[in-house]
RNA sequence: CGCCUGUCAUGAGCGCCAGCGCCCGCGGGGCCUGCGGGGGAGAGACGGUUUUCUCACCCGGGGCCGGCGCGGGACGACGAGGGGAGGGGAGUAUCGAAGUCUUCGGCGGAUGCCCCUCCGCGCCGCUCCGGGCGCGCACACAGCCGGCAAAUAUACGGGCGACCGUAAAACAAAGGGGCUGUGACCGGGGAAC
Numbered sequence: 001c002g003c004c005u006g007u008c009a010u011g012a013g014c015g016c017c018a019g020c021g022c023c024c025g026c027g028g029g030g031c032c033u034g035c036g037g038g039g040g041a042g043a044g045a046c047g048g049u050u051u052u053c054u055c056a057c058c059c060g061g062g063g064c065c066g067g068c069g070c071g072g073g074a075c076g077a078c079g080a081g082g083g084g085a086g087g088g089g090a091g092u093a094u095c096g097a098a099g100u101c102u103u104c105g106g107c108g109g110a111u112g113c114c115c116c117u118c119c120g121c122g123c124c125g126c127u128c129c130g131g132g133c134g135c136g137c138a139c140a141c142a143g144c145c146g147g148c149a150a151a152u153a154u155a156c157g158g159g160c161g162a163c164c165g166u167a168a169a170a171c172a173a174a175g176g177g178g179c180u181g182u183g184a185c186c187g188g189g190g191a192a193c
Base pairs, nucleotide, nucleotide: 014108015107016106017105019104022073023072024071025070026069027068029065030064031063032062033061035060036059037058038057040055041054042053043052044051045050078096079095080094084118085117086116087115088114089113119136120135121134122133123132126190127189128188129187130186131185139183140182141181142180143179144178145177154167155166156165157164158163
């Protein structure tokens, strides 16, 4: 360093990031500023030394601006929910919360979707076999019921900052689940009446 085995914990809005936007630094550009220094010309005051004002120019400083360039950095989905077994395919895979659209955009993945095989469940008053249809604790549709969240507010801490970490009030919907209703095969054998 690699491999194997065992135990515990965690895991899919789950991991990563080059675009636009965000933060910091540097550079350069434009505009403004008599703020400091230099110094040319002109004017005023003055006996002279000297001193004041205006303008062009040079150097330095300060402020503002931005589809500018470079470097570094941060963010880039908040939970709920979701798996019969194997294989294949497509791929923007359910539900809300927040936000006021960066939860944007891109890549990969994911228990969702489709197809095949197998296993299982339901559908003919009972049962077995074959086929058919629909499903996966398990038929379809409709109605009613239906506990529970995190981010966050906030508090503390870290960072120049964008932001990050810890703790954490309240507040969802779908689904699972429960109840009710409606509706749902064919053929063969057997049993029972």
Predicted 3D model of a 193-nucleotide RNA (glmS glucosamine-6-phosphate activated ribozyme aptamer). It was read from a public genome assembly, where an Rfam model found it. The coordinates come from a structure-prediction model, not an experiment, and the mean pLDDT is 77.